[in-house]
SAM riboswitch aptamer (S box leader) from uncultured Streptomyces sp., 126 nucleotides, folded computationally.
RNA sequence: CUCAUCCAGAGGGACUGAGGGAACGGCCCGUUGAAGUCCCGGCAACCCUCCCGCCGACCAUUCGAGGUCACGGUGGGGAAGGUGCCAAUUCCGUCUCGUGGCGAAGUACGUCGCGAGGAAGAUGAG
Numbered sequence: 001c002u003c004a005u006c007c008a009g010a011g012g013g014a015c016u017g018a019g020g021g022a023a024c025g026g027c028c029c030g031u032u033g034a035a036g037u038c039c040c041g042g043c044a045a046c047c048c049u050c051c052c053g054c055c056g057a058c059c060a061u062u063c064g065a066g067g068u069c070a071c072g073g074u075g076g077g078g079a080a081g082g083u084g085c086c087a088a089u090u091c092c093g094u095c096u097c098g099u100g101g102c103g104a105a106g107u108a109c110g111u112c113g114c115g116a117g118g119a120a121g122a123u124g125a126g
Stems, first nucleotide, its partner, number of pairs: 001126006011040005019029003023094004041086003046082002050077006056069004090120001095117009
């Protein structure tokens, strides 16, 4: 840089001791122990791997059927290995568009919501 995913899921212990949730705002978590390190456990299924099916491909053909999986796609299952993850939707918002309520209130402004897309970020694969 490119692509895919991000409303599901899964925590105990030891050491230590004040921060943490990327930034900013909000709102939360935290001395009933934050972050960090280590140990053990778990979740998930991106890569990988194995099994089953379908397509496809290939082989063969007596044209009826048949065989195989080196190569490609796809559905399902598994979880040994490589990562990742285990408060809150990526905690919510941030930018744009649409839309509803309210503000004496209209197409402008403010504010509170809802929907779609984006930005940023995270993880994996290349």
The prediction has a mean pLDDT of 82.
Of the family's consensus pairs, 86% are formed in the model.